[in-house]
RNA sequence: GAUUUAUAAAGAAGAGGCGAGAGACAGGCUCCGCGACCCUCGGCAACCUCAACAAAGUGUUGAAAGGUGCUAAUUCCUGCCCCAUAAGGGACAUAUAAAUU
Numbered sequence: 001g002a003u004u005u006a007u008a009a010a011g012a013a014g015a016g017g018c019g020a021g022a023g024a025c026a027g028g029c030u031c032c033g034c035g036a037c038c039c040u041c042g043g044c045a046a047c048c049u050c051a052a053c054a055a056a057g058u059g060u061u062g063a064a065a066g067g068u069g070c071u072a073a074u075u076c077c078u079g080c081c082c083c084a085u086a087a088g089g090g091a092c093a094u095a096u097a098a099a100u101u
């Protein structure tokens, strides 16, 4: 990098460092020298993991040492289809996890 499955309406206000762009892509709309983005600590969550109990290859409850992830805005909104323009629904794309390759 590719494939499969699952999830994406909740949560995380901080401290230090750095110093200019950042929010995947396009269009919007935002964030940002009152220091964003990113890094470290802290924090959140609970996919892998662990424990207990049911039970029958899963469910419920709990934990957080380890592997990841996340820590502005619903995945910031829209993008294709249904619908009546909206609301709503579905798909695609994207991100993350686990497994396979």
Stems, first nucleotide, its partner, number of pairs: 001101008014041004021031003025079004042071003047067002049063006075093001080090003